RNA sequence: GGUUGCAACAUCCCCGUGGGUUGAGCGGCUUAGGCCGCGGCGAAUCCUCUGCAACC
Numbered sequence: 001g002g003u004u005g006c007a008a009c010a011u012c013c014c015c016g017u018g019g020g021u022u023g024a025g026c027g028g029c030u031u032a033g034g035c036c037g038c039g040g041c042g043a044a045u046c047c048u049c050u051g052c053a054a055c056c
Stems, first nucleotide, its partner, number of pairs: 001056007013042001014040001016049001018047005023041001025038005
């Protein structure tokens, strides 16, 4: 330097950071199509970065 696996730290457990996409939840507007906003959405997926370990 590369590849792979993992998340110790966490006010039960789970959850390393940030971001994209899809799909939900809640609120508002709308005749309807739909649009806007909110976040520990305990959903999926991708990228990036941090840390630990193994291998080349």

Predicted 3D model of a 56-nucleotide RNA (nadA riboswitch) from Acidobacterium sp. S8. The coordinates come from a structure-prediction model, not an experiment, and the mean pLDDT is 84. Taxonomically the source falls in Acidobacterium (Bacteria, Pseudomonadati, Terriglobia, Terriglobales). It matches the Rfam family "nadA riboswitch". For this family Rfam cites "Structure and ligand binding of the ADP-binding domain of the NAD(+) riboswitch" (Huang et al., RNA, 2020). The model forms 100% of the base pairs in the Rfam consensus. The sequence was found by an Rfam model in a public genome assembly.